[in-house]
Context: one part of a larger RNA
RNA sequence: GCCCGGGAGUUAUGGUCAGCGGCAAGCUUAAGUGCUUACGGCACGGAGGCGAAGCGAAAGCAAGUCUGAAAUGGGCGGCAGUCGCUGGCUACAUACCCGAAGCGGAUGUGAUCUAUCCAUGAGCAGGAUGAAGCGUGGGUAAUACCACGUGGAGGUCCGAACUAGUCACCCUUGAGAAGGUGUUGGAUGACUUGUGGAUAGGAGCGAAAGACUAAUCAAACACCGUAAUAGCUGGUUCUUUCCGAAAUAUAUUUAGGUAUAGCGUCGUGUAUAAGUUGUGGGGGUAAAGCACUGAAAAGGCUAGGGGUCACACCAGAUUACCAAACCUUAUCAAACUCUGAAUACCACAAUGGUAAGCACGGCAGUCAGACGGCGGGGGAUAAGCUCCGUCGUCAAAAGGGAAACAGCCCUUGACCAUCAGUUAAGGUCCCAAAUCGUAUACUAAGUGGAAAAGGAUGUUGACUUACAUAGACAGUGGGGAUGUUGGCUUAGAAGCAGCCAUCAUUUAAACAAAGCGUAAUAGCUGACCCAUCGAGUGAGUCUGCGCCGAAAAUGAUCGGGACUAAGUAUACAACCGAAACUAUGGACUCGAAAGAGUGGUAGGAAAGCGUUCCAACAGCGUCGAAGCACAAGCGGUAAGCGAGUGUGGAGCGGUUGGAAGUGAUAAUCCGGGC
Repeated sequence: GCCCGGGAGUUAUGGUCAGCGGCAAGCUUAAGUGCUUACGGCACGGAGGCGAAGCGAAAGCAAGUCUGAAAUGGGCGGCAGUCGCUGGCUACAUACCCGAAGCGGAUGUGAUCUAUCCAUGAGCAGGAUGAAGCGUGGGUAAUACCACGUGGAGGUCCGAACUAGUCACCCUUGAGAAGGUGUUGGAUGACUUGUGGAUAGGAGCGAAAGACUAAUCAAACACCGUAAUAGCUGGUUCUUUCCGAAAUAUAUUUAGGUAUAGCGUCGUGUAUAAGUUGUGGGGGUAAAGCACUGAAAAGGCUAGGGGUCACACCAGAUUACCAAACCUUAUCAAACUCUGAAUACCACAAUGGUAAGCACGGCAGUCAGACGGCGGGGGAUAAGCUCCGUCGUCAAAAGGGAAACAGCCCUUGACCAUCAGUUAAGGUCCCAAAUCGUAUACUAAGUGGAAAAGGAUGUUGACUUACAUAGACAGUGGGGAUGUUGGCUUAGAAGCAGCCAUCAUUUAAACAAAGCGUAAUAGCUGACCCAUCGAGUGAGUCUGCGCCGAAAAUGAUCGGGACUAAGUAUACAACCGAAACUAUGGACUCGAAAGAGUGGUAGGAAAGCGUUCCAACAGCGUCGAAGCACAAGCGGUAAGCGAGUGUGGAGCGGUUGGAAGUGAUAAUCCGGGC
């Protein structure tokens, strides 16, 4: 893991509500006693309980009473109960089942592991170093001191046994619940070790790590209290039918819990409710505005201040400075308003309405919500972010579309069946159902099939304007001069460093020169004019579709193939396309009928199926019961029936009623088998 078996809302008492039943202003017995066909009944038993009157603190009064000096007031009260049975819920009990870490016990068991200690024993190859002391010699006045020898000290050195366990690797479903190999520390000591003994659970022991106390230690193990408690996790067993939520408010040592309300369901009663239309309301939002409060741009005017000039003082002048008030122009505001909607809300009337409203009672679940549109706060006008309001969907919703995709689209909501039809969103070249549809345009970028500021003779359409057969624009050929090198400045300044002026003449035209260039000249262009050519050429505005801007991590892509339409825009036609709608047949619910309805988690309500046992009745069975393996067929489901076949070898089911140890794919469930 699979299979088989086991496995979770029970019982007692009290309360409350509903259904059913008895009696009723009453209802009822408890213990106990007697009888009996005996572990079941029948009778007696009124002790007691509940009810029949309440209000007030009470005196007390009484269908009323209290308050009060007094109530048109206000509070409480004034309509049948009681005893059973069944069911829902609840309290107390283990209280649906399994699950802690733990707490307590004047209850025990443990020091054969390990910690420390006591008693008595045992062990430590070999090598090295060479303390004190002593001896001899030297040395001294004598010591001291020095040298050599002897000697053999030491938590001394090297290193086996022994003991430890440093580093590395192996093993890591191991050979082993701590090992192996190499390497390494100590190895006469605070050493190691045998045997016997001592100390224990808030206690021991500890060269101290909260270490160790039998593979267990921040309080051992066994048993008991004990089914500890668990606002936590998991699990909780047959079917169908009807309805169907919530993830909010308030409070909470409260925030993943709970209480009350809200929202669901069932019952009883009552007669409304939503929606639509009309009428009447209050408002200060959106927008707008600047009349208030503030913010804020430019100009004018002009106090005050600053600067400059002038000034002995006084009195002044001026200002491309700052700027109050005022004026003109142009603005901004959640905490501004001279104004002011749409909606929403309230009331009334009409309409509407097989009920959707309200009241009371029984039973709940919900208090983690998610995304999307719109209006906002927070954040960075970030987030699949967060917090509100409002609507929708998901949650609890399947189907079709969006390639795939809870929350988007189909205002699609799936009772069952059908190889019938029509549509929605979305689509119609192939994958893949349906027009490579019709008409007119655009796009050349594979744009389509991601993106901004910004950039560009891409291209479409509409328009404005200038020049142009008296010849435009572009190209080509020619001219582009004279006074003059204008004056000044300068080393020089000649169109072209700079300053001033920018005239005149000849002309078809030609600048006191727009650019390059030179030391300065020179030189090359341009403006301007002529010729040639022969028809449009420039500048700009709005607009459709494109281009660049455009870098990301495994191999790319519009879902793919592919497409120049099979892309984009406008208009039109046809078709495909869902569990929608229709058609045909069927089931159930509500309703008098006509008719309407039947997705569904938590949850409420209802009707059934099956298992074991009991009672009554009628039955089956060795001519073969149960069980097991099949089985035509019936049946809406669970399930049941089932002729018949095989196996098996002794009991079994049916109907009606009753009682429960009454239903398992899940609990890292328990036991067994494989």
Annotation
The part of an RNA shown here (large-subunit ribosomal RNA, domain II) has 674 nucleotides and comes from a freshwater metagenome. The prediction has a mean pLDDT of 84. The full RNA is in RNAcentral, with records from SILVA.